Lysine riboswitch aptamer from Lysinibacillus composti, 179 nucleotides, folded computationally.
Of the family's consensus pairs, 100% are formed in the model.
NCBI's taxonomy places the organism under Bacteria, Bacillati, Bacillota, Bacillaceae, Lysinibacillus.
RNA sequence: AGUAAGGAUAGAGGCGCAAAGACCAUCAGUACACAAUCCGAGGAUGAUGAGAUCCUAUGACUAUUGUGGAAAGGGGAAUUUGCCGAAGUUGAUAGAAUCUCAUUAUUCUUGAGGCUGGUCCCGUGUUGAAUAAACACUGGAUUGUCAUAUAGGAAACUAUAUGGAGGGCUAUCUUACGC
Numbered sequence: 001a002g003u004a005a006g007g008a009u010a011g012a013g014g015c016g017c018a019a020a021g022a023c024c025a026u027c028a029g030u031a032c033a034c035a036a037u038c039c040g041a042g043g044a045u046g047a048u049g050a051g052a053u054c055c056u057a058u059g060a061c062u063a064u065u066g067u068g069g070a071a072a073g074g075g076g077a078a079u080u081u082g083c084c085g086a087a088g089u090u091g092a093u094a095g096a097a098u099c100u101c102a103u104u105a106u107u108c109u110u111g112a113g114g115c116u117g118g119u120c121c122c123g124u125g126u127u128g129a130a131u132a133a134a135c136a137c138u139g140g141a142u143u144g145u146c147a148u149a150u151a152g153g154a155a156a157c158u159a160u161a162u163g164g165a166g167g168g169c170u171a172u173c174u175u176a177c178g179c
Stems, first nucleotide, its partner, number of pairs: 002177003006174006014084001016083005023076002032068006042055004046104006087116004094109005117143005123137005145164008
């Protein structure tokens, strides 16, 4: 020279990623409340079964009309902040909540391990109120990076093509081995 996913620090990609509060639209004239009328005995607490509690002939539940009328989640453009496995997704394990028990369903926290370089578009599916959006999977376009090949060039590098992946790439410093 070189080898080790070596270590540390600083960076780059661009409609770049995420978070927060305010604002805006949607959710929705929905849920819900009140009033009137109809019906006439059950109804409520995620589901089923049992229990417990509450409402109910001073009319439950249901239906119609009228008056009033939300919110959460998700979204939008800007601002601020943190950043470049930013972040997203799946998810072992463990715990908590939904009146109690059993089975189950849902939600929240934890997050081993796996996958994805970034962005956009079409299609299919899932979630969702949704034609919004997100995610997954094919497919396509584009872009950054490295490698290889070809061409140009004194060289740095440029162009084209193909391929890989962020455990990457670039720069600087450094450790061990080796010389």